[in-house]
Predicted 3D model of a 349-nucleotide part of an RNA (small-subunit ribosomal RNA, central domain) from a metagenome. Its Rfam family is "Bacterial small subunit ribosomal RNA". Its family is annotated with ribosome and structural constituent of ribosome in the Gene Ontology. RNAcentral holds the full RNA, with entries from SILVA. Its mean pLDDT, the model's own confidence on a scale to 100, is 87.
Context: one part of a larger RNA
RNA sequence: CUGGGCGUAAAGGGAGCGUAGGCGGAUCGGCAAGUUAGGAGUUAAAGGCGUGGGCUUAACCCAUCGUAUGCUUCUAAUACUGCCAGUCUUGAGUAUGGGAGAGGGUAAUGGAAUUCCAGGUGUAGCGGUGGAAUGCGUAGAUAUCUGGAAGAACACCAGUAGCGAAGGCGGUUACCUGGCCCAAUACUGACGCUGAGGCUCGAAAGUCGGGGGAGCAAACAGGAUUAGAUACCCUGGUAGUCCCGACCGUAAACGAUGGAUACUAGUUGCUGGGAGAGUCAAUCCUUUCGGUGACGAAGUUAACGCAUAAGUAUCCCGCCUGGGGAGUACGCUCGCAAGGGUGAAACUC
Numbered sequence: 001c002u003g004g005g006c007g008u009a010a011a012g013g014g015a016g017c018g019u020a021g022g023c024g025g026a027u028c029g030g031c032a033a034g035u036u037a038g039g040a041g042u043u044a045a046a047g048g049c050g051u052g053g054g055c056u057u058a059a060c061c062c063a064u065c066g067u068a069u070g071c072u073u074c075u076a077a078u079a080c081u082g083c084c085a086g087u088c089u090u091g092a093g094u095a096u097g098g099g100a101g102a103g104g105g106u107a108a109u110g111g112a113a114u115u116c117c118a119g120g121u122g123u124a125g126c127g128g129u130g131g132a133a134u135g136c137g138u139a140g141a142u143a144u145c146u147g148g149a150a151g152a153a154c155a156c157c158a159g160u161a162g163c164g165a166a167g168g169c170g171g172u173u174a175c176c177u178g179g180c181c182c183a184a185u186a187c188u189g190a191c192g193c194u195g196a197g198g199c200u201c202g203a204a205a206g207u208c209g210g211g212g213g214a215g216c217a218a219a220c221a222g223g224a225u226u227a228g229a230u231a232c233c234c235u236g237g238u239a240g241u242c243c244c245g246a247c248c249g250u251a252a253a254c255g256a257u258g259g260a261u262a263c264u265a266g267u268u269g270c271u272g273g274g275a276g277a278g279u280c281a282a283u284c285c286u287u288u289c290g291g292u293g294a295c296g297a298a299g300u301u302a303a304c305g306c307a308u309a310a311g312u313a314u315c316c317c318g319c320c321u322g323g324g325g326a327g328u329a330c331g332c333u334c335g336c337a338a339g340g341g342u343g344a345a346a347c348u349c
Stems, first nucleotide, its partner, number of pairs: 004320003007304002012317001014201004021194003025088003029084003033081002035077008048067002050064005091191001092188004096183004103177007110154001114150008125136002162169002206247006215241002220236004258316006266295011299306002322349003331342004
């Protein structure tokens, strides 16, 4: 070096775009770099191995033969890889016509609820709990009616439904905009896959500046509970939650399952198209492509299970190597900070 692995035992990077690199469809011709075969040179001596000999033997010594992955060079071969030139259409992409969707952004707008304010009615309670109390209320609360204000979230529809690379996305309308699917042709002609570094996106919490603040609610205060109660329960309540701009860059960022391609029985739902048959009105039936679920043959697995593979194969990337120490210390780097990234050892079992 090769040989093992990564759903749950250690191990898939949070996700995408993409640089270098690695790998790469069909066919024809050329070259001969890799590759293969043969030859030559070199591969110091000693040593080692083989044979023979000399000291009585051995160790030791001498002679001799071949050996040596490799390197250089020559000749030949051309299947495969490579390089050069040509051709092709299945991979990839473009054009055309349709389609579905909480995909993203900006602006406007709607109703219910909540709280607050003003007024009317009205009177002694309300609230809360396992039971209470703190709290609110005769300065008129709770309840109820009318009017007004504010902020936030969008009941039903709603669905192992949909969309998005992931994070994630849910009232309605308009505008801007990304991706995806289907059908039939035409065009380009391998333009592809992956991707160390790099760049971009990235829930919540948190940070900075400016707004906003209804409800909820870390911290905090009080009331309970309790042996105690720095909690669970209750009454309050500030950051925060919301908006704009800038950071942070982490999550059980999960399908605990990297991406791409091909192949390998079926059955049955849902969803988006297409084609066909039918009293073409729906339903329904047959078939085909894309997605999303439930089961399941073969296979696989330690088992559970998987089958949208965790099966059979190829390519590329990331990662693992006993537990603790420790995702710590030190150094470097990023950050305003909080902290993030990288990441040991002694010692111990």